Transfer RNA from Gordonia sp. PDNC005, 73 nucleotides, folded computationally. It matches the Rfam family "tRNA". By type it is a transfer RNA. Model confidence (mean pLDDT): 82 of 100. The RNAcentral record of the sequence draws on ENA. The source organism's lineage runs through Bacteria, Bacillati, Actinomycetota, Gordoniaceae and Gordonia.
């Protein structure tokens, strides 16, 4: 080179047109303890990788641009 498959929270993933973007680790407060971990309860974190389009509406469709894996040369 040429195809092709991801990118969403510190970290691993879900969500494949409409609902105020979710989970579990972690973290951070509380509570429980002699104190700690275990458990309980709440909080905080996201321009959904950039930009541009197409829709009344876009994480999501479609085109770049970047970055990461794969086949094939």
């Nucleotide at each position: 080179g040429u195809c092709u498959u991801c990118c969403u929270a510190g970290c691993u993933c879900a969500g494949u047109g409409g609902a105020u973007a979710g989970a579990g680790c972690g973290u951070c407060c509380g509570g429980c303890u002699a104190c700690g971990a275990a458990c309980c309860g709440g909080g905080a974190g996201g321009u959904c990788a950039g930009g541009g389009g197409u829709u009344c509406a876009a994480a999501u469709c479609c085109c770049u641009u970047g970055g990461a894996g794969g086949a094939c040369a």